The RNA shown here (transfer RNA) has 72 nucleotides and comes from a Spirochaetaceae bacterium.
RNAcentral holds the sequence, with entries from ENA and MGnify.
The organism belongs to Spirochaetaceae, within Bacteria.
Its Rfam family is "tRNA". Rfam links the family to the GO term triplet codon-amino acid adaptor activity. The family's RNA type in Rfam is transfer RNA.
RNA sequence: GCGCUUGUAGUCCAAUGGUUAAGAUACGAGCUUCCCAAGCUUGAGAUGCGGGUUCGAUUCCCGUCUGGCGCU
Repeated sequence: GCGCUUGUAGUCCAAUGGUUAAGAUACGAGCUUCCCAAGCUUGAGAUGCGGGUUCGAUUCCCGUCUGGCGCU
């Protein structure tokens, strides 16, 4: 330099164009307990960035950045 691939909450991980972005864990509050742990209920928190297509984009396209793999 070229090609492929990846990016979603503090962390891990779903969602193959559709109405509220699912779940786990961690965190806050409450219940339970003599206390702790465990358990139960509940709350807040996320689509790398910039454009494009579309009535509608996490999803498709272009560029860019980051991580990974390969080729030279």